Bacterial RNase P class A from Marinobacter sp., 352 nucleotides, folded computationally. A source record names the gene rnpB. It matches the Rfam family "Bacterial RNase P class A". Gene Ontology terms of the family: ribonuclease P activity, tRNA processing and dimeric ribonuclease P complex. The sequence is in RNAcentral, with records from ENA.

[in-house]
């Protein structure tokens, strides 16, 4: 030089002109004007977790339902990080992982295969031991049988090599390696070990993102939550006045049904206003800590729309600019993404 790993940053630049949404300060006719300043992201996405915040509901426990799931720690919490153990990958720097329990119960395992769990035998190997029958006396054939070394099936077949030993074989014995069970020893723990002792290993197959057992967790709804001002129309309470009025029924009257006005209050609907951006906040130093993170001190305010703004035009440069755009607000995770910078590290190759 080359190929890489990890971590953090940027997200075309400048310069003009004319808009658009909030802000502060003048002017005055309260609605513009006119000066100064502000005005999208790392993902504002997906809305998949977690929590502020609202409002309902709630005495405690218990069931049921969903979630999470190696130990520790970190957080306001999390299904996120950190750090570590175990298993997998890569020469390596690293990177992945839903990673409690099948020695409680039930299940499920398509084809194939003798057999998918109470194991079992298709080919095959064996005829020592037992009964028949042959016989050239060596023996051979058949029954009853024994065996899982060998082959064969499947994703998966119930320790693994070696000897020994059999009539073939078999932890049937033994050696070493695996396993399992206690005990020691490190560790806070997961867990681990040239360690001790036992155990021939069908104990204890797999499968729990099957059911289902153990620990832990979880009330609902969501900023269209929610609060306050508050026309016009109808409704609707209260006092006061009228009840000698009006319509209706009737030839009439009585009678009987129906109907008022003013004043004030309360819902509540357009409508408006708060929620709404100062906040588990940001940067900068310093301390603790392996770290995620915690704490001090200083310094900064940095979109707030509501039919909802951040936009168009022009010149100039270059590597010719990806992926997208708040709408209660943070912490994450997931996936989208031209291109460039900077740190740390590993490989490999040349040169000194």
């Nucleotide at each position: 030089c080359g190929a890489g790993c990890u971590c953090g940053c940027c997200a075309g630049a400048c310069a003009g002109u004319c808009g658009c949404c909030g802000c502060c300060g003048g002017u005055u006719u309260u609605a513009a004007c006119c000066g100064g300043g502000g005005g999208a992201g790392g993902a504002a996405a997906g809305u998949c977790c977690g929590g502020g915040c609202u409002c309902c509901a709630c005495a405690g426990g218990g069931c049921a339902a969903g979630g999470u799931g190696c130990c520790a720690g970190g957080u306001a919490a999390c299904g996120c990080c950190u750090g570590g153990g175990c298993g997998g990958c890569g020469c390596g720097a690293g990177c992945c992982g839903a990673c409690g329990g099948a020695a409680a119960g039930u299940g499920c395992a398509a084809c194939a295969g003798a057999a998918a769990g109470u194991a079992u035998a298709c080919c095959g190997c064996c005829u020592a031991a037992g009964c028949g029958c042959c016989u050239u006396c060596g023996g051979g054939c058949g029954c009853c049988g024994g065996u899982a070394a060998g082959g064969g099936u499947g994703a998966a077949a119930c320790g693994g090599u070696g000897c020994g030993g059999u009539a073939a074989g078999a932890g049937c014995g033994c050696a070493c390696c695996g396993c399992g069970u206690g005990g020691c020893u490190g560790g806070c723990a997961a867990c681990a070990g040239u360690c001790c002792a036992c155990g021939g290993c069908g104990a204890u197959g797999g499968u729990a993102a099957a059911c289902c057992c153990c620990a832990c967790c979880u009330g609902g709804a969501g900023c269209a939550a929610g609060a306050c001002c508050a026309a016009a129309u109808a409704g609707g309470a209260a006092u006061c006045c009228g009840u000698u009025g009006g319509c209706g029924u009737g030839g009439c009257c009585c009678g009987c049904g129906c109907u008022g006005g003013a004043u004030u209050c309360g819902g509540g609907u357009a409508g408006g206003u708060c929620g709404c951006u100062u906040g588990a906040g940001a940067c900068c130093u310093g301390u603790g800590g392996u770290g995620a993170c915690a704490c001090a001190g200083g310094u900064c305010c940095u979109a707030g729309a509501u039919g909802a703004a951040u936009g168009a035009c022009u010149g100039u440069c270059c590597c010719a600019g990806a992926c997208a755009a708040a709408a209660c607000c943070c912490g994450g995770c997931u996936u989208a993404u031209c291109g460039g910078c900077g740190a740390g590290c590993u490989c490999g190759u040349u040169u000194u």